This is a predicted structure of a 311-nucleotide part of an RNA (large-subunit ribosomal RNA, domain IV) from an uncultured Eubacteriaceae bacterium.
It matches the Rfam family "Bacterial large subunit ribosomal RNA". Rfam links the family to the GO terms structural constituent of ribosome and ribosome.
The sequence was found in a public genome assembly.
Context: one part of a larger RNA
């Protein structure tokens, strides 16, 4: 010096990406505990008091600096985001906001089901049967879930157009003495598909430009014109989404690019690739504040171990 530990004077997060770590809280008995909430919760909420030993049980008495005297044993609030939740995950750098999940929906599937697996035999589904199997997609729960079917897919459609092998032959050739053989072969029938006609968006997907207008400006409820299948609804918004951007206003700090709650100009939010909410939950992510603290101001001194010296 390094590595484990331990203690501190004043301050107490000034450290730092960030309170990481490190201290602080800790048990059991009593009191007492708020917003919100799905009435279960939350809740060990927060916050505070006791705690030993003798007694004859008393308004009694004893000891210590201390009586949960060691050692084991929640720090706690506030507010936002995503995920409802308990589960599952990249054996060996990611546990999460990612999977899963009950609950939604949509489609298949009448049973030798569908859908897997096999060349088949044969299995699996399932000794099940539509309150049942399988595929998609959302993803508890409250409110909810808009329009557009033009393309593209799915379904449906006794007509009509196109469409193959084949069938029927008008005709043609090539062969016989002839009878027949052996070829080609128009129109004409002839199946799915396609065209076509229709439904279908919790299917795959999509959801405008441009000008002009009010008696301060400003802005347009309001016209007007071009396209469209039809122009984004409800709700939400500088957002896990806003580039210009540290957007602007307010809040909290003495000073805030983060944060919180408005605004709306949405580069580029938006209704199950589900909106928007929402108690409870989380080794989740962000903001703040109480306690604590050797994180730090700024470093000191101890123990053990190593490192170093001598043998």
């Nucleotide at each position: 010096g390094u590595g484990u530990u331990g203690u501190c004077a004043a301050g107490g997060a000034a450290c730092u990406c960030g309170g990481c770590a490190a201290a602080a809280u800790g048990a059991c008995u009593c009191c007492g505990u708020a917003a919100c909430u799905u009435c279960g919760g939350g809740a060990g909420a927060a916050g505070g008091a006791g705690u030993g030993c003798c007694c004859a049980a008393g308004u009694g008495g004893c000891c210590g600096c201390a009586g949960a005297a060691g050692c084991c044993a929640g720090g706690c609030u506030c507010a936002a985001g995503c995920g409802a939740c308990u589960g599952u995950u990249u054996a060996g750098c990611a546990a999460a906001a990612a999977c899963a999940c009950a609950g939604g929906u949509c489609u298949c599937u009448g049973c030798g089901a569908a859908a897997u697996c096999g060349c088949a035999a044969g299995a699996u589904g399932a000794g099940g049967u539509a309150u049942a199997g399988g595929g998609g997609c959302u993803g508890a729960c409250g409110c909810c879930u808009g329009c557009c079917c033009g393309g593209u897919g799915c379904u449906g459609g006794a007509a009509g157009g196109u469409u193959a092998c084949g069938g029927c032959g008008a005709g043609c050739g090539c062969u016989u003495g002839a009878c027949g053989g052996c070829g080609c072969g128009g129109a004409c029938c002839u199946a799915a598909g396609c065209c076509c006609c229709a439904g279908u968006a919790a299917a795959c997907g999509g959801c405008g430009g441009c000008c002009g207008u009010a008696a301060c400006u400003a802005u347009a409820a309001c016209g007007g014109u071009c396209c469209u299948a039809a122009g984004g609804u409800a709700g939400c918004g500088a957002a896990a989404u806003u580039c210009c951007u540290u957007g602007u206003c307010a809040g909290g700090u003495a000073a805030g690019u983060u944060c919180u709650g408005a605004c709306c100009c949405g580069c580029a939010c938006g209704a199950a690739a589900g909106g928007c909410g929402u108690a409870a939950c989380g080794a989740u992510u962000u903001g703040a504040g109480c306690g604590c603290u050797g994180u730090c101001u700024c470093g000191a001194c101890g123990a053990c171990a190593c490192a170093c010296c001598c043998g």